[in-house]
Order: sequence, then structure tokens, then C1' cells
RNA sequence: CUCUUAUCGAGAGCGGCGGAGGGAAUAGGCCCUAUGAUGCCCGGCAACCAUCAAACAACCAUGUUUGAUAAGGUGCUAAUUCCUACAGAUCUUUGUGAUCUGAAAGAUAAGGG
Repeated sequence: CUCUUAUCGAGAGCGGCGGAGGGAAUAGGCCCUAUGAUGCCCGGCAACCAUCAAACAACCAUGUUUGAUAAGGUGCUAAUUCCUACAGAUCUUUGUGAUCUGAAAGAUAAGGG
């Protein structure tokens, strides 16, 4: 970098450092930010991997589900992945509208190339 699978409506500081933009990319919106953002450290959250237990299945390799834990590997810690963009359906005051579903793109984990 790419492929597969799963998840993405919940949760997480009024701490320290540091000083200018930031919210992935493009466009449009809407926001956060010197009452110091983004970032780093610490703290925290969560439970993908992990560990333990039970039940079930089983070809005895293991697998599935549920529950518990948080020492380890990651991850996350404004706003749904901040919203929209593409397709379909419904509604409609007919509009550059609203709602729902799906896709695309993206993020993270685990496994493969």
C1' cells in the first nucleotide's frame, strides 16, 4: 500500500507543556479556538485482540454464544464518522425541502497478501 471480516447514535479531565490555527481529502454548510484550540505528556473511557468461567455444537483440531476482568497489544477521549454530496423509497407547502434505507469514502481492530 492492498484484500477480507466486524464495529462506528454510548463513554471518557475545570491536570501539565506549548503557542495557532483546527474539525481526513474536494466542495458546500455548520462549528471549536488567545476564557488558549490542533498536538504532546499524564489522567480517563471502552473492551477489538487478550485472560478466566459457563452453556451449546463437535469429525477431538476447535468453533459459537453469554458473562466477568483490565495486568498486556492497540484504539479512543467536542459535535452521529459534525452534516450534506451517490442510489432507492415515502411524505410534500414542489424547493437547492424533510424523513428512512442502502452505497461510496473514511476511522479502528483482527487476520491475509

The RNA shown here (SAM riboswitch aptamer (S box leader)) has 113 nucleotides and comes from Gottfriedia endophytica.
The prediction has a mean pLDDT of 81.
Of the family's consensus pairs, 97% are formed in the model.
The sequence is in RNAcentral, with records from Rfam.